[in-house]
RNA sequence: AUUUGCCAAGGGCAAACCCGUCGAAAGACGGCGACGCAAAGCAACCGGUCUAAUGGUGCGACGCUGCCGAC
Numbered sequence: 001a002u003u004u005g006c007c008a009a010g011g012g013c014a015a016a017c018c019c020g021u022c023g024a025a026a027g028a029c030g031g032c033g034a035c036g037c038a039a040a041g042c043a044a045c046c047g048g049u050c051u052a053a054u055g056g057u058g059c060g061a062c063g064c065u066g067c068c069g070a071c
Base pairs, nucleotide, nucleotide: 012037013036018031019030020029021028022027048071049070050069055065056064057063
């Protein structure tokens, strides 16, 4: 690489785009949809990335900082 066969299974999850809702946002949920995944299940303890409102700072800048948060 080719050929043949068995078990199992007949299924699961679901990107982007678009629509709606929530949210400051990241993003989440629902619908449509189907890029893909033999795991593309769960868990926010650790690491990482993202957003950055009120606030603080700055002459100012789509600046800097920055809780909760999100993935």
Molecule: c-di-GMP-I riboswitch aptamer
Organism: Pseudomonadota bacterium